The RNA shown here (Glycine riboswitch aptamer) has 100 nucleotides and comes from Peribacillus sp. Bi96. Its mean pLDDT, the model's own confidence on a scale to 100, is 79. NCBI's taxonomy places the organism under Bacteria, Bacilli, Caryophanales, Bacillaceae, Peribacillus.
RNA sequence: AUGAUGAUUGUGGGAGAGACUAAACGUUGUUUAGCACCGAAGGAGCAAACCCUAAAAAGCAGGGAACUAAUCUCUCAGGUAAAAGGACUACAAUUGGACG
Numbered sequence: 001a002u003g004a005u006g007a008u009u010g011u012g013g014g015a016g017a018g019a020c021u022a023a024a025c026g027u028u029g030u031u032u033a034g035c036a037c038c039g040a041a042g043g044a045g046c047a048a049a050c051c052c053u054a055a056a057a058a059g060c061a062g063g064g065a066a067c068u069a070a071u072c073u074c075u076c077a078g079g080u081a082a083a084a085g086g087a088c089u090a091c092a093a094u095u096g097g098a099c100g
Base pairs, nucleotide, nucleotide: 006095007094008093009092010091011090012089013088018035020034021033022032023031024030025029036080037079038078042076043074044073045072050064051063052062053061
């Protein structure tokens, strides 16, 4: 001195689904109970790659797993007007120090 993956912060973008019913407190709302829904806070679950058999090898077929993952699946949590939140994402800054 170059400044990757990553992490943090700020600003912006950011979907879905009942402003449901009843009772209480008392009134932008909160709590409890009930039914109906959503998936993109968080959380949880799962595949193949591998090995073996037959086989020269590959493919196909059968069997056996281990590890791990998502925007997939579940719906515990959270959410179902606005606000807030929101995976992900753009830009900027900070950190960091792979590669050269």